[in-house]
RNA sequence: GAUAAAGGCAAACCUGGAGAAAUCCAGCGACGCAAAGCUGCGGGGCUAAAGCCCGGACCAUCGGGCCACGCCAGCCGAGCCGCCGAA
Repeated sequence: GAUAAAGGCAAACCUGGAGAAAUCCAGCGACGCAAAGCUGCGGGGCUAAAGCCCGGACCAUCGGGCCACGCCAGCCGAGCCGCCGAA
């Protein structure tokens, strides 16, 4: 970073599976991506099982609040690796 070349990745939906969920894996499929390659290091976001607190005595059920040790790299930075070579 170009109406270049060779390629690459694969959103949503749907199907099957894992998970409490966020989300992830595989298949299909392409919204898009010059790093939409890798890494949870910083910021940010998502979920809330367990735990704690509350709800007309207590228990149970149910509901609500807080909360990451869970998750997002296709949110922004950062680090590392990488194809090509016009202006």
Molecule: c-di-GMP-I riboswitch aptamer
Organism: soil metagenome